């Protein structure tokens, strides 16, 4: 450099659920929590799944801790 994730150091992120707030809603924002994460960093580019509107057609919205690409990254063996 590429693959790669054993043992570790330094660190990180942070489900459930309560508490306050925001939004019709999916959900999100702090704060307390710790179930997991070696990209649980990031991004709605393809799908999926949710939510609001609509008679459908569709149109706007939500999840990156629901797969896959994308682009950046910390450590250290075989």
């Nucleotide at each position: 450099c590429u693959c790669u994730g054993a043992a570790a150091a330094u660190g990180g992120c942070a489900a459930a659920u309560c508490c306050g707030g925001g939004g019709u809603a999916a959900c999100c924002c702090g704060g307390a929590g710790a179930c997991g994460c070696a990209a649980a960093g990031u991004u709605u580019c393809g799908g999926a799944u949710c939510c609001u509107g609509g008679a459908a057609a569709c149109a706007g919205g939500a999840u990156g801790g629901c797969c896959g690409g994308g682009c950046u990254a910390c450590c250290g063996a075989a």

c-di-GMP-I riboswitch aptamer from an uncultured Geobacteraceae bacterium, 78 nucleotides, folded computationally.